[in-house]
RNA sequence: ACCUUAUCAAGAGAAGCGGAGGGACUGGCCCGACGAUGCUUCAGCAACCGGCCCGAGUGGCAAAGGUGCUAAAUCCAGCGGACCGACACCGUCCGGAAGAUGAGAA
Numbered sequence: 001a002c003c004u005u006a007u008c009a010a011g012a013g014a015a016g017c018g019g020a021g022g023g024a025c026u027g028g029c030c031c032g033a034c035g036a037u038g039c040u041u042c043a044g045c046a047a048c049c050g051g052c053c054c055g056a057g058u059g060g061c062a063a064a065g066g067u068g069c070u071a072a073a074u075c076c077a078g079c080g081g082a083c084c085g086a087c088a089c090c091g092u093c094c095g096g097a098a099g100a101u102g103a104g105a106a
Stems, first nucleotide, its partner, number of pairs: 003104006013042005021031003025078004043070003048066002051061003054057001074098001079095005
């Protein structure tokens, strides 16, 4: 890398370094020299693993440990279906795909 499974409309930023693109892909729309993305430090959020408790569950508690996260819903859409509708577009909803993260498996 691939596979399984759970979650993804909540929440949480400062300083330093650095200097051009960045938001996975495509389209859109945004962010960015008033310095983004990234890296480091500190702080914070959350509670997946781990910890503790019980009445043992789709339970509760804490946040010292292992991860993760801290612009915008995974920023929106992409593929299919339902509703609406003469058809299409738009819109709403449902599912899927892709992606991210955790825990496993191999």
This is a predicted structure of a 106-nucleotide RNA (SAM riboswitch aptamer (S box leader)) from Domibacillus tundrae.
Lineage of the source: Bacteria > Bacillati > Caryophanales > Bacillaceae > Domibacillus.
The model forms 97% of the base pairs in the Rfam consensus.
The sequence was found by an Rfam model in a public genome assembly.